The RNA shown here (Bacterial RNase P class A) has 413 nucleotides and comes from a Hyphomicrobiaceae bacterium. It was read from a public genome assembly, where an Rfam model found it. Lineage of the source: Bacteria > Pseudomonadota > Alphaproteobacteria > Hyphomicrobiales > Hyphomicrobiaceae. Its mean pLDDT, the model's own confidence on a scale to 100, is 75.

RNA sequence: CCAGCUGGCCGGGCGGCCGCUGCCGGGGUUGCAGGCUUUGCGGCCGAAGCACCCGGUGGAGGAAAGUCCGGGCUCCAGGGAUCAACGGUGGCGGCUAACGGCCGCCGGGGGUGACCCCAGGGAAAGUGCCACAGAAAACAGACCGCCGGAGCGGGGCAACCCGCAAAGGCAAGGGUGAAACGGUGCGGUAAGAGCGCACCGCGUCUCCGGCAACGGAGGCGGCACGGCAAACCCCACCGGGAGCAAGACCGAAUAGGGGCGGCACGAUGCCGGGGCGACCCGGUAUCAGGCGAGAUCCAGGCCGCCGCCCGGGUUGGUUGCUCGAGGCUCGGAGCGAUCCGCGCCCAAGAUGAAUGGCCGUCGCGGAGGGGCAACUCUCCAGACAGAACCCGGCUUACAGGCCGGCUGGCAAA
Numbered sequence: 001c002c003a004g005c006u007g008g009c010c011g012g013g014c015g016g017c018c019g020c021u022g023c024c025g026g027g028g029u030u031g032c033a034g035g036c037u038u039u040g041c042g043g044c045c046g047a048a049g050c051a052c053c054c055g056g057u058g059g060a061g062g063a064a065a066g067u068c069c070g071g072g073c074u075c076c077a078g079g080g081a082u083c084a085a086c087g088g089u090g091g092c093g094g095c096u097a098a099c100g101g102c103c104g105c106c107g108g109g110g111g112u113g114a115c116c117c118c119a120g121g122g123a124a125a126g127u128g129c130c131a132c133a134g135a136a137a138a139c140a141g142a143c144c145g146c147c148g149g150a151g152c153g154g155g156g157c158a159a160c161c162c163g164c165a166a167a168g169g170c171a172a173g174g175g176u177g178a179a180a181c182g183g184u185g186c187g188g189u190a191a192g193a194g195c196g197c198a199c200c201g202c203g204u205c206u207c208c209g210g211c212a213a214c215g216g217a218g219g220c221g222g223c224a225c226g227g228c229a230a231a232c233c234c235c236a237c238c239g240g241g242a243g244c245a246a247g248a249c250c251g252a253a254u255a256g257g258g259g260c261g262g263c264a265c266g267a268u269g270c271c272g273g274g275g276c277g278a279c280c281c282g283g284u285a286u287c288a289g290g291c292g293a294g295a296u297c298c299a300g301g302c303c304g305c306c307g308c309c310c311g312g313g314u315u316g317g318u319u320g321c322u323c324g325a326g327g328c329u330c331g332g333a334g335c336g337a338u339c340c341g342c343g344c345c346c347a348a349g350a351u352g353a354a355u356g357g358c359c360g361u362c363g364c365g366g367a368g369g370g371g372c373a374a375c376u377c378u379c380c381a382g383a384c385a386g387a388a389c390c391c392g393g394c395u396u397a398c399a400g401g402c403c404g405g406c407u408g409g410c411a412a413a
Stems, first nucleotide, its partner, number of pairs: 001409010012362007020059008030048001031050002034045004061384001065395002068393005073243004079298005086239005091105005106120001107118004121234002126232002128228003143174002145170003151164005182200006201223001202221008247319004257310007266287009289303003326345003330341004364382001365380006
């Protein structure tokens, strides 16, 4: 100097003129509201609720977005237990309120490297799939082939050589494919094959290191039934539902509405009353029946329960609503995520939805002209994008600019 990887920050400054809005303080010749009075018009009163005026102090984001996760908070359900359905996660260890997040490590893959990626438990519990091509896609199989030589033909004096080839043997070579029933090499064989051996790989046992995932070393061994589970599934762990349009209060209004169908309205004991008696009425206890989250059980409550159709009222105000798993500096522990301690700070709360508009100037950036250069003139005015209960994450979008660390290459010394 060039290229790359990775982490972080900014994304306008200043001034002026007008305009919004939250909170605090102040004002009073009264516009609205309130009180008194009048049949009414109107008049009077205090006050500071609204409006208005003055002063002070604040006023969108790193993603406010997507609504993908996890919570706080609020309400509902049925108090407890068991099981299921459904959903989520999936190497180990840690952080956190929690998570599907973050940090570190392990294993696998990519890359020269810095670094990046991985829905990373189980295929021998079961079911299923591997198209096409290929002989064959899971304990399969012979297309081209290799060996073989009963037999046939040719040459030769003979030994033997050449060609075709049955039965039989082979899966080492070639081909097909994403993938071919371990890989490379040597030996062996008629030709071959873990058939044997060495190394690798696989399985198993022991030891060492590590909290662990796992890594290393050594011994033994049959030398082998592949892949896909972001296929169904199995295993382990976690999970009630709905959501600020939750909810609470005030005010106001209506119809505690109407219709149809089904189930049930029961049994026994005791007490009181009525009765000539059969029995009737009321109360109480036990059992039965029905009812609330998918099922079951226990407990507890009610006396009715289930389904369908038609129709009415409220769409007002206050609150929830901003002090929080809060922010900042410093110190300590830790590789880190993060945690602990001292000190300081309070930074939007709207409700059809506020925080804006214009001008000037400076700066960053871009385009064009002039100039050897320094510089100068003109023009543009530049990203993604706006809270709505609040946090912790993830994902997506982002013009332009700046800072740090690391890797590779080139050159010089």